[in-house]
Molecule: transfer RNA
Organism: Brochothrix thermosphacta
RNA sequence: UCCGCAAUAGCUCAGUUGGUAGAGCAUCUGACUUUUAAUCAGAGGGUCGCUGGUUCGAGCCCUACUUGCGGAG
Numbered sequence: 001u002c003c004g005c006a007a008u009a010g011c012u013c014a015g016u017u018g019g020u021a022g023a024g025c026a027u028c029u030g031a032c033u034u035u036u037a038a039u040c041a042g043a044g045g046g047u048c049g050c051u052g053g054u055u056c057g058a059g060c061c062c063u064a065c066u067u068g069c070g071g072a073g
Base pairs, nucleotide, nucleotide: 001072002071003070004069005068006067007066010025011024012023013022019056027043028042029041030040031039049065052062053061
């Protein structure tokens, strides 16, 4: 220098064919229990790395860039 992959909740990850984003763990609240733990129920938490574009509509498609990993020279 070039090629490929990845970036989504505090953490680990889903999200298939574009139709307004979810799970587990963690946190908080409640129930249960003499109390804690365990169990059960519920809640909060996201401008989907960043920039511009396509589209009625983008986490998803296209362009540039950043970071990380792998490969080629």